Context: one part of a larger RNA
Formats: sequence, structure tokens, C1' cells
RNA sequence: CUGUGGUUAAGGAACUCGGCAAAAUGCCCCCGUAACUUCGGGAGAAGGGGGACCCAUUCUGGUCAAGCACCUUGUCGUGUGGUAGCUGGUGUGGGUCGCAGAGAAGAGAGGGGAGCGACUGUUUAUCAAAAACACAGGUCCGUGCGAAGACGGUUAAGUUGAUGUAUACGGACUGACGCCUGCCCGGUGCUGGAAGGUUAAGAGGACCUGUUAGGGCUUUUAGGGCCCGAAGCGGAGAAUUUAAGCCCCAGUAAACGGCGGUGGUAACUAUAACCAUCCUAAGGUAGCGAAAUUCCUUGUCGGGUAAGUUCCGACCUGCACGAAUGGCGUAACGACUCCCCUGCUGUCUCAACCACAGGCCCG
Repeated sequence: CUGUGGUUAAGGAACUCGGCAAAAUGCCCCCGUAACUUCGGGAGAAGGGGGACCCAUUCUGGUCAAGCACCUUGUCGUGUGGUAGCUGGUGUGGGUCGCAGAGAAGAGAGGGGAGCGACUGUUUAUCAAAAACACAGGUCCGUGCGAAGACGGUUAAGUUGAUGUAUACGGACUGACGCCUGCCCGGUGCUGGAAGGUUAAGAGGACCUGUUAGGGCUUUUAGGGCCCGAAGCGGAGAAUUUAAGCCCCAGUAAACGGCGGUGGUAACUAUAACCAUCCUAAGGUAGCGAAAUUCCUUGUCGGGUAAGUUCCGACCUGCACGAAUGGCGUAACGACUCCCCUGCUGUCUCAACCACAGGCCCG
């Protein structure tokens, strides 16, 4: 010096991001126990008192001699008796010792207010245990049974679903419970519709065209040139016909999603119940709101402190809350997060000493 323990005057969180760590509480019995509540809880709430040993004694258990009775006489016969004895517990009175009696070890700190998540659970083996995941409950969608879905390479057999049958199975979202869940179907998606438009391969084969047997014209008669051209074999190919889809018409938001601006107006001022106008598919309802969401911002007011960028209660000017990407509450619960209080302390003011172990220095 480091580590692990121990003690500490006065103060007692002044430490620090933060009471991290430590200290404190701790067992049994008795008394007593609030708000709130889903009436189960909360609750070991909180807060108090007692606790050793000896003697006497009250009460109450257990086990039972003796005694008494009976007859089916027995190596514990049965019933009764429950007093003696032994033993468990409780209370009362008196006494003894110590600083201290749950004398050691082991062995809850508690309370108040908020946020989030209902809860018990699950998770990043090896930096994250949580407000993340799951959950019971809710809603929607699909599926009539050789079900949908899934496995089998994406045309197999087969298997699963399921030895189940729509109160079932699969998928999506939400997430106990309470009160609720507003408006928009224009866009995207999904479902339904089939009159019309568009539309593939295929079918169809008008018209055009290549090739030339043949025919015609030309005569510079040549193995010449030009024109027409059947059949066959080819090339190209219009009309017509034709599905789903798309266009189109409806429905659907606990489908993906969306839920305005400007100007003016009341007999102080301010504000605008009101009016006008533009745009939209419709212009954010209830509830909540500087919030796990608020930039400006340490908003403003109130509370708590001597002093509070955090916290709690309000206000609403919501940069940029908002209703199953759920909204707002909520008892209980949480090794969750934030704030406050009591107790407690070497966390600190401010450090000291002791023990053990290691390092280092000297010998």
C1' cells in the first nucleotide's frame, strides 16, 4: 500500500447519478392495526408489551397404581375410579444473578405519493430480467370434413390437424377487471357482382406474297430479256371467336390507414358561444394532457425544502395524446423506474485504531 473483517467522540446522507455499500429490523406469545378494496385482501400493516433460573401455587391435558364392583377365574379378564405417582402446557405470587435472559448462530427495516405492466410465470447460456415476451379474457377472418392450415421440392403416396367436428381447429390483433371504444370506404387491401370496355395462348384463314408446269410479248435467235401464272410446297397474316384479371358497380376500418385552413364578431379590455369563406373521404368525439409523448422549457400557479432543472396537484398555448398499432381508471402483485419521510449508520464532515492475509522496503 492492497484485500478481508472489527470498533469509533460529535453530527447523521451534509456522500453520491442514486443511501451504492454498510448499519439497522429479525424468533415466539399477547395487545393493537389506517386509507383503499375486485370484500378475498391490504396485514407480519403501522405501533406497543413480555421472554432466563429457583420456590410455592391456580387452572388444564396425557398416562395410570391403589381402591371398589362383576364373572366367562385370568401370567394386564372386564368395567369403574381417576385422587397417589410420572409427565406436557398456562397463569399468579415471591425470590436469585448479570450491562444485557429470543444473552451464541441462524433470523422481515418500515411508511407515504406517482409511472409502467393486471397478476404467478418467460427472456438476451457468457455486459440487459425489464415497462420487453407470455398470459386468462376480448374482437375479427378462414375452415362442412379426404376441412382449412402444416410436413412431404411447389401435381406422389402418406402423415398431422384429430381417433377432434364450428362451444372445434387454424390465422391476425388486443391483453385481468371497471367505464368505454367516436367520424371517414376517397386511396390501398379484402369480399361480392356481372351489363358494358379492354385482354393471352388457341381456333379462324379474307387479303398479300415466294417458288413455276404452262401461256404471252420481244426479235440483236440466245443456254437471251420481260410479263401473266394453275396445282403443290412455303412466308406473312386481317375480320371473327374466347377466360381469369384490370377498368367498372357495391360492401367492409377490433382491415392497412386518415381524422383541416383563413377572415371577422359581444356596451372596458381580453376572449369568441356566433358569422362568412376555401378545401376534404371525413375534419379528432369521450377521456387524458409540459405526459416513458412538450421543441420553446427550469412554461405558469400551488405543495413539499432555508434553498427543489427532479417529484406531486392543477392550468391547456397537445412543436408532435387519443380510443383493441386500444383510451382512461384500477385493489392486489413487482430483485422494475422516480420522489418524500421515520429509523439506522464511517456514505460523508475526516479520519483514527485493531486483527488476519498478501505486496513492498531493510536486515

A computed fold for a 363-nucleotide part of an RNA from Corynebacterium mucifaciens, annotated as large-subunit ribosomal RNA, domain IV.
The organism belongs to Corynebacterium, within Bacteria.
Its mean pLDDT, the model's own confidence on a scale to 100, is 85.